[in-house]
Context: one part of a larger RNA
C1' cells in the first nucleotide's frame, strides 16, 4: 500500500450547513501539464541469470553481457483526464400559477375533566386491595346540585394518514417565517455532488437565576406481601414535570440501514398535484405502505423508500475481557461529557 467489511455477526456520525481537499453534464478547438511511444544521458558496487576464465574439482574468487527501477532533457502522439477559450440544455438555480400539511415562532382565546375552596341537600361511611390495613370521615366526608379559583393537557376528528434535516410536531383564531409538490412556459447557462476541521440545530433527564405548582410523581414516610422486601400493590408525598432567559450535548438519537445520481418485473392500497373522461375511471408526477419478480443474503429478509447493479465523497470496523476504563488535552457551574490506551487473562 494492497485486500475484506459495516439491518441482526465488529461497524453508518444524531441531524443539518457548509471551508479546504476528493470527484463532475454536452460539445467544438488550443495547449500538451498528468498519460502514452522512441532514441540518448544518469542510477544500475555486492548479489541474481547469462556467457566465458582462474585455483586439480567445488565451494570461492575474477572478466563481460542482459534485464530492472528511478531521476533529466529531447523529439513525437493527443483517445483519456487537466488547463485555455467558445458553443449547449438535459444536472442544479431562478421568476410565475395553483395546492397540501399536529413545519417554526409570537400572541390571544374555548370547552371537558381534575383538584382545592364557598353554599346547599344529606348520613355513616368513604377510600383501597388478591385479600387487608395505614389514610379520610359525626369538627359532618364519600355523594348530589350551584358558584369561585388554579395549573396542566387538548377526547371524538384520528388513519396502516400529514409535516419536518434530524430531534420532533396535534383544541380553535391571528400575524410573522420556512421547506415541498404539481403544472405550463420562460431566465440562467454546469453555476452540480460530498464534505476532513468549523459552525447551528438536537428527546427526556439533570445544572443555575426568577416564577408557577392542578394532576402525576423519584427521594422519602407509612401500610400490606415475604424467610427478608431498602421491591412488586396500597394510602401519603418532595424535587421534578409546567414558564421565561441562559448552560448540558447524551439515548434502542433506530430503518439499529450515511449522502448524491443512474439502471432494473409486476400488483393493491393510501395522501398532494394537475390531466383525460358524461360517469365510472384510466394514465402522469411526487410522498407513505402491504405483497412480490429478478437479483441479492449465512440465514432471517430485503426486493424503484433496495440490502439489486454501477459511479462518487464522507464516517465507521479489524478478537473476548479489561474499558469507553485510566493517563492527558478539550468543553461543562457542576453532573458529566468529547477524544480514547496498557499492563495482564482467555
Nucleotide at each position: 500500500c494492497u485486500g475484506g467489511g459495516c439491518g441482526u455477526a465488529a461497524a453508518g456520525g444524531g441531524u443539518g450547513c457548509g471551508u479546504a481537499g476528493g470527484c463532475g453534464g454536452u460539445u467544438a478547438u488550443a495547449u500538451a501539464a498528468g498519460u502514452c511511444g522512441c532514441a540518448g544521458u544518469u542510477u544500475u558496487a555486492a548479489c541474481u541469470u547469462c556467457g566465458g576464465g582462474g585455483c586439480u574439482u567445488a565451494a570461492c574468487c575474477c572478466c563481460g553481457a542482459u534485464u530492472g527501477u528511478g531521476a533529466u532533457a529531447g523529439c513525437g502522439a493527443u483517445a483519456c483526464u487537466g488547463u485555455g477559450u467558445g458553443a449547449c440544455u438535459u444536472g442544479g438555480a431562478u421568476a410565475c400559477u395553483u395546492g397540501a400539511g399536529a413545519g417554526g415562532u409570537a400572541a390571544a382565546u374555548g370547552g371537558a375533566a381534575u383538584u382545592u375552596c364557598c353554599g346547599g341537600u344529606g348520613u355513616a361511611g368513604c377510600g383501597g386491595u388478591g385479600g387487608a390495613a395505614u389514610g379520610c370521615g359525626c369538627a359532618g366526608a364519600u355523594a348530589u346540585c350551584g358558584g369561585a379559583a388554579a395549573g396542566a393537557a387538548c377526547a371524538c376528528c384520528a388513519a396502516u394518514g400529514g409535516c419536518g434535516a434530524a430531534g420532533g410536531c396535534a383544541g380553535u383564531u391571528u400575524g410573522c417565517c420556512g421547506g415541498c409538490a404539481a403544472g405550463a412556459u420562460a431566465u440562467u447557462g454546469a453555476c452540480g455532488c460530498u464534505g476532513a476541521g468549523g459552525c447551528a440545530c438536537g428527546a427526556a433527564a439533570g445544572c443555575g437565576a426568577g416564577g408557577g405548582g392542578a394532576g402525576c410523581a423519584a427521594a422519602c414516610a407509612g401500610g400490606a406481601u415475604u424467610a427478608g422486601a431498602u421491591a412488586c400493590c396500597c394510602u401519603g408525598g418532595u424535587a421534578g414535570u409546567c414558564c421565561u432567559c441562559g448552560c448540558c450535548g447524551u439515548a434502542a438519537a433506530c430503518g439499529a440501514u450515511g449522502g448524491a445520481c443512474a439502471u432494473u418485473a409486476g400488483u393493491c392500497g393510501u395522501c398532494g398535484a394537475g390531466u383525460c373522461g358524461a360517469a365510472a375511471g384510466a394514465a402522469u408526477c411526487g410522498g407513505c405502505g402491504g405483497c412480490g419478480u429478478a437479483g441479492a443474503u449465512a440465514a432471517c429478509u430485503u426486493g424503484c423508500u433496495a440490502a439489486a447493479u454501477g459511479u462518487c465523497c464522507c464516517g465507521c470496523c479489524u478478537g473476548g475481557g479489561u474499558a469507553g476504563u485510566a493517563c492527558g488535552a478539550c468543553c461543562g457551574c457542576a453532573a458529566g461529557g468529547u477524544u480514547g490506551a496498557a499492563a495482564c487473562c482467555c
This is a predicted structure of a 346-nucleotide part of an RNA (small-subunit ribosomal RNA, central domain) from an uncultured Chitinivibrionia bacterium. The prediction has a mean pLDDT of 86. Its Rfam family is "Bacterial small subunit ribosomal RNA". Its family is annotated with structural constituent of ribosome and ribosome in the Gene Ontology.